[in-house]
Context: one part of a larger RNA
Molecule: large-subunit ribosomal RNA, half A
Organism: Psychroflexus maritimus
RNA sequence: GGCGUAUGGUGGAUGCCUAGGCUCUCAGAGGCGAAGAAGGACGUGAUAAGCUGCGAUAAGCUGUGGGUAUUGGCACAUACAAUAUGAUCCGCAGAUUUCCGAAUGGGGCAACCCGUUAUGUUGAAGACAUAACACCCGUCUUAGACGGGGGCGAACCUGCUGAACUGAAACAUCUAAGUAAGCAGAGGAGAAGAAAACAAUAGUGAUUCUGUAAGUAGUGGCGAGCGAACGCAGAAUAGCCCAAACCAUUGAUGUUACGGCAUUAAUGGGGUUGUAGGACCACGUGAUUUGUUUUUAUAUUGAACUGGAAUAAUUUGGAAAGAUUAACCGUAGAUAGUGAUAGUCUAGUACAGGAAAGAUAUAUAAAUGAUAGUGGUAUCCUGAGUAGCGCGGGGCACGAGAAACCUUGUGUGAAUCAGCCGGGACCAUCCGGUAAGGCUAAAUACUACUGAGAGACCGAUAGUGAACUAGUACCGUGAGGGAAAGGUGAAAAGGACCUUGAAUAAAGGAGUGAAAUAGACCCUGAAACCAUACGCUUACAAGCGGUCGGAGUCCGUAAGGAUGACGGCGUGCCUUUUGCAUAAUGAGCCUACGAGUUAUCGUAAUUAGCGAGGUUAAUCAACUAGAGUUGAGGAGCCGUAACGAAAGUGAGUCUGAAUAGGGCGCUAUAGUUAGUUGCGAUAGACGCGAAACCGUGUGAUCUACCCUUGGGCAGGUUGAAGCUCCGGUAAAACGGAGUGGAGGACCGAACCCGUAAACGUUGAAAAGUUUUGGGAUGACCUGAGGGUGGGGGUGAAAGGCCAAUCAAACUCGGAAAUAGCUCGUACUCCCCGAAAUGCAUUUAGGUGCAGCAUUGCAAUAGUUUUAUAGAGGUAGAGCUACUGAUUGGAUGCGGGGGCUUCACCGCCUACCAAUUCCUGACAAACUCCGAAUGCUAUAAAAUGUUUUGCAGUAGUGAGGGCAUGGGUGCUAAGGUCCAUGUCCGAGAGGGAAAGAACCCAGACCAUCAGCUAAGGUCCCUAAAUAUAUGCUAAGUUGACCAAACGAGGUUGAACUGCUUAGACAGCUAGGAUGUUGGCUUGGAAGCAGCCAUUCAUUUAAAGAGUGCGUAACAGCUCACUAGUCGAGCGGUUUGGCAUGGAUAAUAAUCGGGCAUAAGCAUAUUACCGAAGCUAUGGAUUCUGUACUUUAGUAUAGAGUGGUAGGGGAGCAUUGUAAUUUGGGUAGAAGGUGAACUGUGAGGUUUGCUGGACUAAUUACAAAAGAAAAUGUAGGCAUAAGUAACGAUAAUGCGGGCGAGAAACCCGCACACCGAAAGACCAAGGAUUCCUCAGCUAUGCUAAUCAGCUGAGGGUUAGUCGGGACCUAAGGCGAACCCGAAGGGGGUAGUCGAUGGACAAGCAGUUAAUAUUCUGCUACUUGCUUUAAGCUAAAAGAGACGGAGAAGGAAAUCUAAUGCGUACUGACGGAAUAGUACGUUGAACCAUUUGUAAGGAUGGGAUAGUACACCAAAGCUACGGUGGCGGUGAUAAUUUAGAGGCCGUUCUUCCAAGAAAAUCGAUUAAAGCAACCCGUACCGUAAACCGACACAGGUAGUUGGGAAGAGAAUUCUAAGGUGCUC
Repeated sequence: GGCGUAUGGUGGAUGCCUAGGCUCUCAGAGGCGAAGAAGGACGUGAUAAGCUGCGAUAAGCUGUGGGUAUUGGCACAUACAAUAUGAUCCGCAGAUUUCCGAAUGGGGCAACCCGUUAUGUUGAAGACAUAACACCCGUCUUAGACGGGGGCGAACCUGCUGAACUGAAACAUCUAAGUAAGCAGAGGAGAAGAAAACAAUAGUGAUUCUGUAAGUAGUGGCGAGCGAACGCAGAAUAGCCCAAACCAUUGAUGUUACGGCAUUAAUGGGGUUGUAGGACCACGUGAUUUGUUUUUAUAUUGAACUGGAAUAAUUUGGAAAGAUUAACCGUAGAUAGUGAUAGUCUAGUACAGGAAAGAUAUAUAAAUGAUAGUGGUAUCCUGAGUAGCGCGGGGCACGAGAAACCUUGUGUGAAUCAGCCGGGACCAUCCGGUAAGGCUAAAUACUACUGAGAGACCGAUAGUGAACUAGUACCGUGAGGGAAAGGUGAAAAGGACCUUGAAUAAAGGAGUGAAAUAGACCCUGAAACCAUACGCUUACAAGCGGUCGGAGUCCGUAAGGAUGACGGCGUGCCUUUUGCAUAAUGAGCCUACGAGUUAUCGUAAUUAGCGAGGUUAAUCAACUAGAGUUGAGGAGCCGUAACGAAAGUGAGUCUGAAUAGGGCGCUAUAGUUAGUUGCGAUAGACGCGAAACCGUGUGAUCUACCCUUGGGCAGGUUGAAGCUCCGGUAAAACGGAGUGGAGGACCGAACCCGUAAACGUUGAAAAGUUUUGGGAUGACCUGAGGGUGGGGGUGAAAGGCCAAUCAAACUCGGAAAUAGCUCGUACUCCCCGAAAUGCAUUUAGGUGCAGCAUUGCAAUAGUUUUAUAGAGGUAGAGCUACUGAUUGGAUGCGGGGGCUUCACCGCCUACCAAUUCCUGACAAACUCCGAAUGCUAUAAAAUGUUUUGCAGUAGUGAGGGCAUGGGUGCUAAGGUCCAUGUCCGAGAGGGAAAGAACCCAGACCAUCAGCUAAGGUCCCUAAAUAUAUGCUAAGUUGACCAAACGAGGUUGAACUGCUUAGACAGCUAGGAUGUUGGCUUGGAAGCAGCCAUUCAUUUAAAGAGUGCGUAACAGCUCACUAGUCGAGCGGUUUGGCAUGGAUAAUAAUCGGGCAUAAGCAUAUUACCGAAGCUAUGGAUUCUGUACUUUAGUAUAGAGUGGUAGGGGAGCAUUGUAAUUUGGGUAGAAGGUGAACUGUGAGGUUUGCUGGACUAAUUACAAAAGAAAAUGUAGGCAUAAGUAACGAUAAUGCGGGCGAGAAACCCGCACACCGAAAGACCAAGGAUUCCUCAGCUAUGCUAAUCAGCUGAGGGUUAGUCGGGACCUAAGGCGAACCCGAAGGGGGUAGUCGAUGGACAAGCAGUUAAUAUUCUGCUACUUGCUUUAAGCUAAAAGAGACGGAGAAGGAAAUCUAAUGCGUACUGACGGAAUAGUACGUUGAACCAUUUGUAAGGAUGGGAUAGUACACCAAAGCUACGGUGGCGGUGAUAAUUUAGAGGCCGUUCUUCCAAGAAAAUCGAUUAAAGCAACCCGUACCGUAAACCGACACAGGUAGUUGGGAAGAGAAUUCUAAGGUGCUC
């Protein structure tokens, strides 16, 4: 280290629980608000941070009713109070109710500021109190009064405006959809509504809603889709009023003959409809019905609240409500609680009672209002820019269509009851109605809210986002987004006391309790993960870690268990694929959660009811504890008859001339309703996942540009124009010198930028650092306040920027957009089991039909072999059989070339070459020929559902290897495309070392049985060191690479030659002559070359010569011959096995081995060898038979590999029902072990833990089963005790406090910054400031320290900043203009500083504030009183640019000199020297001076400061420290330099450089008055913006010395710091 066991830690699953949710039912209520809402801010308690309550009367006040003993909320402590004189508490009615908010006196950055008028507190100012003071609309008696409106709120309703994704497999009409969203408005409902309506020859009689009609009629790129009405059945029912005609009154106007008349307006009467009605004329009339308000009576209802039956004992236990025994009540056995499960313990429940205001209903009475007739028919009236029509739209189910009807932007434009409109173009007839005015309950929709209840809903990762201080913490500029987090116990009985410890940490005892392993991190307490103890095992071992066998050791009485030396076999899971150990995808591990659901319609199967019939829907009624049951309801639907486009006919009908033929039907009747299941359609439709599109809003604190108002730029350099002088010219020009100070000029800091490189890259930093670099008076940089908004802005233009986001921001919504795409998709067993093909496709990774699978039903075919008969043109073959191609030869038409006399005729030709012949030979698109196989038919035999049809449900439509036949390619590919077969796919087992498809062989399970296949038998490794005969020498080969070609490797075979007449090889010897053959040649003699009768002679033999050689000869050889030797020696052809050829990058045939093979070849025998076959036992499916019976038993036969997929049968989880059966404090669920059991999912029993619920059976209902989705949440690992600890400016020592000191405090030394790393101040932050106490967290380490924790304290103003003053950009905005609405502009005004105006100084003082307090000395404004004087208007002033130069000059700084004080150690000298410090004094007033700024003089100032000396308290380490207080005197108004500032200075230039208030517009004295807000602290930073105590960013002022031009740079002063390991 591994395995096992035990005990713990961590963690918070599981079980149980519920205080909170979710979905509904019934009732109520359906609003609140200028009488100030909703919602907030701030307050309010003895102590009080949060929630709750309340409002300066502040966890409350008053009255009244109820009620009765305690009470001061959540919230449990202490103190102090209240209460039987009735509190707290509950109900009802009141009072109070700060400030903001519609917000309303004006303003504003919500919760703040500032007013006017009246009255009062004073006589005034200032301050305070009370009241009123907004705008719009309406009315009236109109300078006014009264009434109303505004805003908020969940859904429902009406109207105005109105998308897109999406669907159509693209898309434009269409769809989504008049949806989402925006806006306006109303109410408890809203809208609609009393026919210019439907209908159809019959009728109905306003509207609304339900069922049906009906997915019908229609509409529709006639696509996707959209989709009525009439009628019928119901719910609920309700009808009315004006305008006009006519009459009258009043006013005005016109006219008049002054009698009137006319016109017009208002009012009153009248009148209200289609069998027309009314006016008018005649007659007649108070009948009927009914609204509102009030009175009285009755009934019902209505708050807190009251009464309300009945049990004991024993037993177990901590506790009884459990168990046992015996009782009781019940108009009450609902429910909840009580120490476990309670009718009789508590609260309650049934039932009964109570009653104020109020509400409802009915009746009565009164008041007030509304409401009718008959006849006549001459005249009058009955809704006008209307109806209609043209054009363009919209709505109607209806998309312009044949398009009626409704509506209207525009143009035109009637009729008047003998009229007009409609009935789906239009016309006629007929029928229905009476437009152009208005009101109207119920039936219908919804639920933010209140009460009473319910649930086969959830139970803390669930259910609301929220069970808890949740819309909280936190994130974001903002709109907006948005968590986590429940449980001690019956009761706090919440652990007194002791010990260890620095300790209030932690631990050990003790005690409480039934239990403390219930101890507050608290019920149960799983897993990952981390430990400890013990048993076995482990240091030569290679390992998807298991499995099979198994020695030894240990435990156990036993059964059995733990471990596992050694050996065999063995490349995880999922997904996706032709194919994955793959080095293709996904997962660190564990736990919890996590995906085919629901509704409607259709279709098929099945179960049940009824059956030529079946069935109700809405609705209503009764009963009822119930969202229940029963009944009524036949409207409607399906079926019973079909055919036809239809009229229509009908067991037939249509077509047709037909009685023909043909099509569809009948002949042959089963449907329908409901339950369940499979599948489909419409819906998000199995889950998660886009990039995008559209709509409303939110953003210019980043950044772009613009506007307004401010600020900044050390220092140095150059020297334009102009001007002056001189020269020069007729005059100019021009030249020189000087002056001058221009410039998108030069160098270079601050400042701005970001060129190059390095570093950094889990950073110091989500863009930086270092070094280097560019600009740096300009198109410059920068602060503050503003403007421009998303198809929009802005852009010196890069598609840049618009809050770390930009080829269209962000937020929320449409929305669960869509996704032919990827991923994931969860328990078991049994039966069958594919495809990767054809056709089509904007189709190719998708889909449809067919093919192939499965299940059910029905039917009767199918397959194989043999025989016979057929069709056919492949393989092969052939070509003198065609078409085409083609080798060699012969022949040589014809042609070319040459010759030839001018031509013709001819001749030659090693040139090309037709035809023919001979010969050879080719073809997918050649065939005179032509198989095998396959195919068709018939017959027989074998086999036995394998076949076909219909119906339900699929999957597949990426294939791949091998063999064979082909195409393509290179007769390349592990290539590609077809065909036939096979296997893999979806197939395990054995062999081939290892291998998807090669060989063998198809796995139901078990067995320590047997036989074989392929392949093997020396060892690894089961079986032959088998047998016989050969071959191989290369480690060839043995399972993998190889060829042409080469070769006296070796071994066979065949043929052939020589050979005892002596071969072959070796050795000895010869190898001659004509002749130097001839020719050629300089030479050629066997041997440069040519020629040939290469001849002849001598010989045993010897070439006119096989090589070497010479200039040529010569020389050496060979052939050939003899001798010697003594038996075989050669050649050719053809086999076997070897050999060279043979070069690839890390070492790689398993190893050993190979002449006695374990290699190769041939033959033979035995054995091994698989999940094959057999044997034995068992399970299961199908078929048959038999028996029983309703589902089994027995037996026979055949089966039982399996992905996608089809079918069947079960297990588990959660809940419901049964007044079913049980278990449980003597111990349920859950957790954790063990044993037993089932084919499996699983089940049963039991030990320990646990401490209150829970199971079985049958049926039902599902949020119903996880290992994977880069899944979600939490926990825990790993890397790893690893990287890092954030500027390399730096620390060291001594002392102190302390349990503890590198870091805290003190001191000393050292180091760093010093145009900053010092000082001030704006923004921003918001207590960080100071003191005390502390160290769990924070601090990148420690901490005694702290910007941390806790407590207490701290910010003082007439003059500083802001308001009570002003205006800029810009905002808002009476009037006015524009616009569907919301709203957009905008005058007067009113806000708005970054600007204008405006009055205080010195000194002292606190732990922490000071121009604020104190002291002293000043100033400003207003009021009152007193005194003096003045008075309009207008002009003016306020009031402004850049650059440059000269000058004046304060504070201040520096230097010098002088002066004052102190000091000058050790050795020596010096004191006329040196060092250090100081050398000062305000505002204001008066006088005076200056152009001004300012200066000077005097006062202020007997202040005060510096310095020196003395010195209290306190502390002390005894050395000191400390400095209350007191005393004392004293020295420059010198010189030089720099220098804000100043004169609207001056000069110059062109780009020509705010507004308003204020001022102008009295003086003096005394007295009084003088409000609100800010003020601490940080502020180049540890406190701001950057997630951090972050190397970044952050406007303005000041900024000493030496060197230097300088704010560069180096060093340094004051001051600050050493950067938290």